RNAcentral holds the sequence, with entries from ENA and Rfam. Predicted 3D model of a 72-nucleotide RNA (transfer RNA) from Aphanothece sacrum FPU1. The same sequence occurs in records of 2 taxa. The source organism's lineage runs through Bacteria, Cyanobacteriota, Cyanophyceae, Chroococcales and Aphanothece sacrum.
[in-house]
RNA sequence: GCCCGUGUGGCUCAGGGGUAGAGCAAUGCACUCGUAAUGCAUGGGUCAGCGGUUCAAAUCCGCUCACGGGCU
Numbered sequence: 001g002c003c004c005g006u007g008u009g010g011c012u013c014a015g016g017g018g019u020a021g022a023g024c025a026a027u028g029c030a031c032u033c034g035u036a037a038u039g040c041a042u043g044g045g046u047c048a049g050c051g052g053u054u055c056a057a058a059u060c061c062g063c064u065c066a067c068g069g070g071c072u
Stems, first nucleotide, its partner, number of pairs: 001071007010024004018055001026042005048064005
């Protein structure tokens, strides 16, 4: 230099055009003599960035950035 993959709550990941989700973690309450466990509830996301297509983009296209892999 060229090619491929990945980037989504604190963490691990799902979602592949039509309201952004799960588990774990956090917080509050219940339970308990108390803690853990358990149950119920709550908060937390510019979906890596910019632009394009579309009535509508996390999702499709282009460029850029970061990380990983392959080729030379």